[in-house]
Context: one part of a larger RNA
RNA sequence: CACCGCCCGUCAAGUCAUGGGAGUUGGUUCUACCUUAAGAUAGUAUCCUAACCGCAAGGAGGGAGCUAGCCACGGUAGGGCCGAUGACUGGGACUAAGUCGUAACAAGGUAGCAGUAGGGGAACCUGCGGCUGGAUCACCUCCUU
Numbered sequence: 001c002a003c004c005g006c007c008c009g010u011c012a013a014g015u016c017a018u019g020g021g022a023g024u025u026g027g028u029u030c031u032a033c034c035u036u037a038a039g040a041u042a043g044u045a046u047c048c049u050a051a052c053c054g055c056a057a058g059g060a061g062g063g064a065g066c067u068a069g070c071c072a073c074g075g076u077a078g079g080g081c082c083g084a085u086g087a088c089u090g091g092g093a094c095u096a097a098g099u100c101g102u103a104a105c106a107a108g109g110u111a112g113c114a115g116u117a118g119g120g121g122a123a124c125c126u127g128c129g130g131c132u133g134g135a136u137c138a139c140c141u142c143c144u145u
Base pairs, nucleotide, nucleotide: 003108005105008101009100011098013095014094015093016092018090019089020088023085024084025083026082027081028080029079030078031077032076033075034074039070041068042067043066044065046064047063048062049061052059053058111132112131113130115128116127117126118125119124
């Protein structure tokens, strides 16, 4: 920079983060069930057996085997939480000189504003009843001189 002013929104372009999203994918955790290696424990009719007992037969003890419950990993199903990614989609912020209009600021050229409802490319428009933080004019009341 003082109306050759100020200024609003859509649309277009770019950057950034973000919400939704059919889903896809990972981590972690919970519940139910299945499975059960090794292990110790418990049982044990089968087998084996140096030291102990016994003259011997055998016994005690031990081992193996078998059985049982416990149990890691694992498996199946269903959840919880946390991430990543995702066609498409929503608005947001910002960006010297893009597009369309011109809503507001003067009575801003239909006074403006708020509520509500309908409508419209966009600012917005219209109806209804309100408010004055409206100008102008008339009258009344009041204040100051």